[in-house]
C1' cells in the first nucleotide's frame, strides 16, 4: 500500500430485500417467593445503531470518506 470481513444496550448477539414503538440473552435495579441467601417467577429501566457527510417523503439498513479491530495478499 491494496482486498475482504466486522462495529447496534455494561457484555453476547438478532435485525443490514429502507417505513411496524430498535430487539433477545446475560448482567445490574426493585419486587414476590423464603426463617435467611440461593433457585425461581415478575416489573421497570438502560441504545439519538462507531464518526461526520449524501441520496430519499422517510436511513441501524444504500451511496461517499474517516477513525477502530480481525483477517488475507504486496
Nucleotide at each position: 500500500c491494496c482486498c475482504u470481513c466486522c462495529u447496534u444496550a455494561g457484555c453476547u448477539c438478532a435485525g443490514c430485500g429502507g417505513a411496524u414503538c430498535a430487539g433477545a440473552g446475560c448482567a445490574g435495579a426493585c419486587g414476590g417467593c423464603u426463617u435467611c441467601u440461593a433457585c425461581c417467577c415478575g416489573u421497570a429501566a438502560g441504545g439519538u445503531c462507531g464518526c461526520a457527510g449524501g441520496u430519499u417523503c422517510g436511513a441501524a439498513u444504500c451511496c461517499u470518506g474517516c477513525a477502530g479491530g480481525g483477517g488475507g495478499g504486496g
The RNA shown here (transfer RNA) has 74 nucleotides and comes from Corynebacterium epidermidicanis. The coordinates come from a structure-prediction model, not an experiment, and the mean pLDDT is 81. The same sequence occurs in records of 6 taxa. It matches the Rfam family "tRNA". From the family's description: Transfer RNA (tRNA) molecules are approximately 80 nucleotides in length. The RNAcentral record of the sequence draws on ENA and Rfam.